A computed fold for a 348-nucleotide part of an RNA from a Phycisphaerae bacterium, annotated as large-subunit ribosomal RNA, domain IV. Its mean pLDDT, the model's own confidence on a scale to 100, is 88. The RNAcentral record of the full RNA draws on ENA.
Context: one part of a larger RNA
RNA sequence: CGGUCCUUAAGGAACUAGGCAAAUUAACCCCGUAACUCCGGGAGAAGGGGUUCCGUCCCGUCUUGGGAAACUUGGACGGGCGGGCGCAGAGAAACGGCAGCGGCGACUGUUUAUCAAAAACACAGGACUCUGCCAACUCGCAAGAGGAUGUAUAGAGUCUGACGCCUGCUCGAUGCGGGAAUGUUAAGGAAGCAGGUCAGGGGGUUCGCCCCUAAAGCUUGCAACCGAAGCACCCGUAAACGGCGGCCCUAACUAUGAGGGUCCUAAGGUAGCGAAGUUCCUUGUCGGGUAAGUUCCGACGCGCAUGAAUGGCGAAACGACUGCUGCACUGUCUCGAGGACCGACUCG
Numbered sequence: 001c002g003g004u005c006c007u008u009a010a011g012g013a014a015c016u017a018g019g020c021a022a023a024u025u026a027a028c029c030c031c032g033u034a035a036c037u038c039c040g041g042g043a044g045a046a047g048g049g050g051u052u053c054c055g056u057c058c059c060g061u062c063u064u065g066g067g068a069a070a071c072u073u074g075g076a077c078g079g080g081c082g083g084g085c086g087c088a089g090a091g092a093a094a095c096g097g098c099a100g101c102g103g104c105g106a107c108u109g110u111u112u113a114u115c116a117a118a119a120a121c122a123c124a125g126g127a128c129u130c131u132g133c134c135a136a137c138u139c140g141c142a143a144g145a146g147g148a149u150g151u152a153u154a155g156a157g158u159c160u161g162a163c164g165c166c167u168g169c170u171c172g173a174u175g176c177g178g179g180a181a182u183g184u185u186a187a188g189g190a191a192g193c194a195g196g197u198c199a200g201g202g203g204g205u206u207c208g209c210c211c212c213u214a215a216a217g218c219u220u221g222c223a224a225c226c227g228a229a230g231c232a233c234c235c236g237u238a239a240a241c242g243g244c245g246g247c248c249c250u251a252a253c254u255a256u257g258a259g260g261g262u263c264c265u266a267a268g269g270u271a272g273c274g275a276a277g278u279u280c281c282u283u284g285u286c287g288g289g290u291a292a293g294u295u296c297c298g299a300c301g302c303g304c305a306u307g308a309a310u311g312g313c314g315a316a317a318c319g320a321c322u323g324c325u326g327c328a329c330u331g332u333c334u335c336g337a338g339g340a341c342c343g344a345c346u347c348g
Stems, first nucleotide, its partner, number of pairs: 001343008010334002014332001019329001027051005036041001052084004057080007065072002085089001097327007104319002109121002125160007137146003163314004168244003174240001175237005182232003188226002192222006200213005245263005272306001273303001284300005
């Protein structure tokens, strides 16, 4: 000097990102116990008191033996009373610190084996969509299998996430569902047109063949017309993907703007909530708490850029979650010190 542990005057969070760590608390019995609440809880709330040993004394409950019973011989437990000892009686050990105000998630659960346990995942509940059974869907090239020895109170997919109060407007775009008149549209079919080849015919010939023309067949190209779904088109659908305005003026001080005008839009954000886990400006402003508060709590609302199952707002209980505060307690600190053991170190 390092590790593990113990003690510490006075102060008591001044430490620190943060009471991290440590300390406090602790068992059992009795008393007592608030807001809030889904009436179950909250609750071991909080906050108090007691606890050992002896007794031949008193009371209660249970019980053994005797007795018909009253009663009585013993035992155990609980209570009372009297007494004993110590600084200390749950004498060691095991063994909750508590409270208040917020955020998030309802809850018990699950998770990154090996840096994340959470507000993430799941969840019961809610909703939409698909599926009539050889179901939809999934795996497999297939046979086949799961779904299911199930049958719409079933199964599959997606979103939301107990419960309470609710869930506004928009179908123009994208998606999905429905419609079939018209337009467009593939393979395929196909009237027809054109080219190649060529029997034959005509002409020439060095007798090898060449030129012109050309039926049928074969073949190549083009093609009117017929041709489904799809797309275009029409309607529906937002707990489908999504979206939910700007400028100007205006009331008898000022300010504000119930109101008006105008432009644009598919429609212009309703109820709620709101400087929020969302607020840039921002340490917004006001109030509370502190001697002093960029955090916290309550309000306000010019919401840079809240908002309703990408759910909105509440909410008891719950949480090794997260922010703020208080009480208790402490070597976290002022600010150090002392001690024990094990290392390091010295010597061997």